This is a predicted structure of a 245-nucleotide part of an RNA (large-subunit ribosomal RNA, domain VI) from a Minisyncoccales bacterium. It matches the Rfam family "Bacterial large subunit ribosomal RNA". Lineage of the source: Bacteria > Bacillati > Minisyncoccota > Minisyncoccia > Minisyncoccales.
Context: one part of a larger RNA
């Protein structure tokens, strides 16, 4: 930009992905074989590698969470804290992101075939799977499974609207380089704050008690607390303008 305009839901021309392999057991120590050995067919279980999704579990990370510790400077001093020292070091760790973690997948089945196995059957009174005709037969082909998909310019279909719908602007994120996508904009839970919960640290400060003191105990499973889950209009999404028929 096109496909009459718009919103929602779709069909699938066409394209892409996937397609793997092993071991053990049963059938069965059967068929076969003098024995040694040892099946086809069919069924079951467990795996390897690969692929996808996810974070309940196990772990990793987690420089905006918590605690411990050292040196030094500062808050006048004690105590309690702050800065710097690789995030100062150490021990843990929510969300998110993750694999070594978890779950799932390859299938079943159908169609047409290859090599090949056959039926009927002439040319060629026989024979012959082939010349006419027909039945089978692969991890391969087509479908089936998953994904994209109407610029499929053959631009499809259904429903509902037609002053419909959309954009700018603003609050944002399961979305993201920017556009885009998605959730919202007071008829509001979109983000922040507040409150509660989960979860993490691991029992704060102050005061009191015990001890000469270092320190210990009580208050106290405290105090603090990022991203998680809810509730709540306290703050900010004001007022508007434009496109469009």
């Nucleotide at each position: 930009c096109g496909u009459u305009g718009a919103g929602u839901c779709u069909u699938g021309a066409g394209g892409g992905g996937a397609g793997u392999c092993g071991u053990u057991c049963c059938u069965a120590g059967u068929a076969c074989g003098a024995g040694a050995g040892g099946a086809c067919c069919g069924g079951a279980a467990c795996g390897a590698a690969c692929c996808a999704a996810c974070c309940u579990c196990u772990g990793g990370u987690g420089u905006a969470c918590c605690a411990g510790c050292u040196g030094u400077c500062c808050u006048g001093c004690c105590a309690a804290g702050g800065g710097c020292a690789c995030c100062g070091c150490u021990g843990g760790g929510u969300a998110g992101c993750u694999a070594u973690g978890u779950u799932g997948g390859g299938a079943c089945g159908g169609g047409a075939u290859a090599a090949g196995a056959g039926c009927u059957g002439a040319a060629g009174g026989c024979a012959u799977c082939u010349a006419a005709g027909c039945u089978c037969g692969a991890a391969g082909c087509c479908c089936a499974c998953c994904c994209c998909a109407a610029g499929a310019u053959u631009a499809g279909g259904a429903c509902u609207c037609a002053c419909a719908g959309g954009u700018c602007c603003c609050u944002c994120c399961g979305a993201g380089a920017c556009g885009a996508g998605g959730a919202g904009g007071u008829u509001g839970a979109u983000a922040g704050g507040g409150c509660g919960c989960a979860g993490g640290u691991g029992u704060a400060a102050g005061u009191c008690c015990c001890g000469u003191a270092a320190g210990g105990g009580a208050u106290u499973u405290a105090g603090c607390c990022g991203a998680g889950c809810g509730c709540u209009a306290c703050u900010a999404a004001u007022u508007g303008a434009c496109c469009g028929u």